[in-house]
């Protein structure tokens, strides 16, 4: 940065400085906050995106072997198909584990709603509309990895 992909109902807080706000933005709601908000610093933790290591598994490579075809006087060679092994090497994975490093994160689902679709309740029956609820999708945002 109107770019791409993945994830976002799990998890994890103490101290110091500071001093009134904060929960991205707008509105509505609901919360947090003088028992101390934002911000900064220190320490601790969570997680496993990147990375790294170990394992599993699949494939490649490779080895052994069967068979077929072709070539050769022949040993044999080349190729196709199949079976088995797999120490090393290479690559993949909706797989399991680890956590040194690069990020990130540590109230509430990304706190909830807003746009749209489906279903249900109610508004005197239906359509429509309104409203409430449940579920799906989207938008916006956040984080990571990549790209320009």
């Nucleotide at each position: 940065c109107g770019c791409u992909c993945a994830u976002c109902c799990a998890g994890a807080g103490g101290g110091g400085c500071a001093g009134a706000g904060g929960g991205a933005u707008a509105c509505g709601g609901c919360c947090c906050g003088a028992u101390g908000a934002a911000g900064c610093c220190c320490c601790g933790g969570c997680a496993a995106c990147c990375c790294u290591c170990c394992g599993g598994u699949c494939g490649g490579u490779u080895c052994u072997u069967g068979u077929c075809a072709c070539g050769c006087a022949g040993a044999c060679g080349u190729g196709g198909c199949g079976a088995g092994g797999c120490u090393c090497c290479c690559g993949g994975c909706u797989c399991g584990g680890g956590a040194a490093g690069g990020u990130g994160c540590c109230a509430a689902u990304u706190c909830c709603g807003u746009c749209u679709c489906a279903c249900g309740g109610c508004g005197a029956a239906a359509c429509g509309c309104g409203u409430c609820g449940u579920g799906g999708g989207g938008a916006a945002g956040a984080u990571g990895a990549g790209g320009a």
Predicted 3D model of a 148-nucleotide RNA (SAM riboswitch aptamer (S box leader)) from Streptomyces tagetis. The prediction has a mean pLDDT of 78. The sequence is in RNAcentral, with records from Rfam.